[in-house]
The RNA shown here (Bacterial RNase P class A) has 392 nucleotides and comes from a marine eukaryotic metagenome. The prediction has a mean pLDDT of 76. Rfam family: Bacterial RNase P class A. Rfam classes the family as a ribozyme. RNAcentral holds the sequence, with entries from MGnify. The model forms 96% of the base pairs in the Rfam consensus.

RNA sequence: GAAGUCGGGUGGUCGCCCUGAAUCUAGGUUUGGGGAGGAAAGUCCGGGCUCCUUCGGGCGGGAUGCUGGGUAACACCCAGGCGGGGUAACCCGACGGAAAGUGCCACAGAGAAUAGACCGCCAACGAACCGGGUGACCGGUAACGGGCAAGGGUGAAACGGCGGGGUAAGAGCCCACCGCGUCUUCGGAGACGAAGAUGGCAAGGUAAACCCCAUCCGGUGCAAGGCCAAAUAGGAGCGGAGAGGCUGCCCGCCUCGUCCAGGUUGUUCGCAAGAACAGCACACGCUCGGGUUGGCUGCAUCGAGGUGUCAGGCAACUGACAUCCCAGAUAAAUGACCAUCCGUUCGGUCCUCAUCCGGACCGAGGGACAGAACUCGGCUUACAGGCCCACU
Numbered sequence: 001g002a003a004g005u006c007g008g009g010u011g012g013u014c015g016c017c018c019u020g021a022a023u024c025u026a027g028g029u030u031u032g033g034g035g036a037g038g039a040a041a042g043u044c045c046g047g048g049c050u051c052c053u054u055c056g057g058g059c060g061g062g063a064u065g066c067u068g069g070g071u072a073a074c075a076c077c078c079a080g081g082c083g084g085g086g087u088a089a090c091c092c093g094a095c096g097g098a099a100a101g102u103g104c105c106a107c108a109g110a111g112a113a114u115a116g117a118c119c120g121c122c123a124a125c126g127a128a129c130c131g132g133g134u135g136a137c138c139g140g141u142a143a144c145g146g147g148c149a150a151g152g153g154u155g156a157a158a159c160g161g162c163g164g165g166g167u168a169a170g171a172g173c174c175c176a177c178c179g180c181g182u183c184u185u186c187g188g189a190g191a192c193g194a195a196g197a198u199g200g201c202a203a204g205g206u207a208a209a210c211c212c213c214a215u216c217c218g219g220u221g222c223a224a225g226g227c228c229a230a231a232u233a234g235g236a237g238c239g240g241a242g243a244g245g246c247u248g249c250c251c252g253c254c255u256c257g258u259c260c261a262g263g264u265u266g267u268u269c270g271c272a273a274g275a276a277c278a279g280c281a282c283a284c285g286c287u288c289g290g291g292u293u294g295g296c297u298g299c300a301u302c303g304a305g306g307u308g309u310c311a312g313g314c315a316a317c318u319g320a321c322a323u324c325c326c327a328g329a330u331a332a333a334u335g336a337c338c339a340u341c342c343g344u345u346c347g348g349u350c351c352u353c354a355u356c357c358g359g360a361c362c363g364a365g366g367g368a369c370a371g372a373a374c375u376c377g378g379c380u381u382a383c384a385g386g387c388c389c390a391c392u
Base pairs, nucleotide, nucleotide: 004387005386006385008341009340010339011338012337013336014335016035017034018033019032020031021030022029023028037369041380042379044378045377046376047375048374049221051219052218055252056251057250058249059248060247061217062216063215064214065213066080067079068078069077070076081095082093083092084091085090096212097211101210102209103206104205105204118152119151120148121147122146125145126144128141129140130139131138132137160178161177163175164174165173179201180199181198182197183196184195185194186193187192225297226296227295228294235288236287237286238285239284242256243255244254245253263280264279265278266277267276268275269274305324306323307322308321309320310319311318312317345364346363347362348361349360350359351358
């Protein structure tokens, strides 16, 4: 340091749960088989299964984010690429886009993205002063006018790096190399890598900031769902023309319903026929109240199932053959005692005169994290100690 595995064994006595068979008088008895985990935890992803449910367009919201493969699927796994850590084996990555736009980079600092002079450097140019000289000019002082951003400082980060030329001093100002941009060629399925040409070079960082791009996205959960039995109040009140149609809103469209008509109840008018008015029947929603909170099933849990061998593949994994059935409780079962072996550990004695290592004997001794509840594939977290171990 990548992976795997164990985390008690054996025997006896008694006690539990499920299930098969036989038997007996339905109370049971005998006998066969089975009975918690690598995480059963977290409930963070993805499903199977269950019920409701699926017309179109636009906007919004959420998730994922290098390439290729695996898988039922995934934010998972495998292999690779790039970046980072490590001497290395290996490990980590919220890994599309900063030239579409907007924002932010505190403080410090001269200056933080078409920035900038604090400490500094420069006497070539203009001006001034001193000395020498017949003069032309030479030397010196000094940064007044100026020039510089190379050196130092500040900072997480300073507008490419390093070496040389050039200059008064410098600066991609120029050159070589590196970096960066563009183009071409080669290798690779691809992410990318390598080489060449060209350009002094415009693009700092930040998107787990807003945003842009690509892909995807109903709800519900075994307390799902189904059956039986039983009981109550086919309860009361309010609103009521809208309601529904795979994600929240809007629009269109479709279906059902309301309105109209009709039916029915009541009142008034009318000899009658009938008329008028007010209700009722209805999807949907809200509030209050009552009953049932029992049993069976889902669930002798047969599965994207376990194990072994072979084949393919770098691997994840896939296929074939063989074999096995491995909890099903419902206030919640798998436990207790005895004996023995004994892992780790601790103590003592001896091998040994002493230390380390190792070995033998004696005594003590089970000591980590921790328990199903429909089920599976992952991830994350917890874990005394042991075995094994590619590779460095």